[in-house]
The RNA shown here (FMN riboswitch aptamer (RFN element)) has 151 nucleotides and comes from Brevibacillus borstelensis AK1.
The same sequence occurs in records of 2 taxa.
Taxonomically the source falls in Brevibacillus borstelensis (Bacteria, Bacillota, Caryophanales, Brevibacillus).
RNA sequence: GAUGACCUUCAGGGCAGGGUGAAAUUCCUGACCGGCGGUAAUGACGAAAGCAGCGUCUGAGCCCGCGACUCGCCCAUGGCUGAAGCCAUGAGCGACUGACUUGGUGAAAAUCCAAGGCCGACGGUUACAGUCCGGAUGGGAGAAGGUGCAU
Numbered sequence: 001g002a003u004g005a006c007c008u009u010c011a012g013g014g015c016a017g018g019g020u021g022a023a024a025u026u027c028c029u030g031a032c033c034g035g036c037g038g039u040a041a042u043g044a045c046g047a048a049a050g051c052a053g054c055g056u057c058u059g060a061g062c063c064c065g066c067g068a069c070u071c072g073c074c075c076a077u078g079g080c081u082g083a084a085g086c087c088a089u090g091a092g093c094g095a096c097u098g099a100c101u102u103g104g105u106g107a108a109a110a111u112c113c114a115a116g117g118c119c120g121a122c123g124g125u126u127a128c129a130g131u132c133c134g135g136a137u138g139g140g141a142g143a144a145g146g147u148g149c150a151u
Stems, first nucleotide, its partner, number of pairs: 002151003005147006017029003031131002033120002035066004043057004061118002070095004075090006100116005122134003
């Protein structure tokens, strides 16, 4: 220094204004928001007199992959039952898993610049929800740090 093991902490944002109505942050108008890793020609910073190069940070909702929701299988633990079986919780595996074009620059861009467009689980609700309430003081991609540990 690398890899592994273990531990700790952290890890999501958003309907202003107007209209209809008995009732809508749910409809209409308009507004607002964008998890994590990768890729990337951007920008900033650092040592150096400068260039090149190097390092650090930053850089895609709709490109690739992942997470969350939901469902299934299987196992473990607990509960109910005479039993079959059912229920709860947890680990693992699997299924499911939204949405982009045009122009510009250029050797090269679905990432830059400009314009227009599009997407967003489930349950609830005096009326249909990406934005309210709820499961969730949950889970989590992963990020950072640590260790009298292993190779």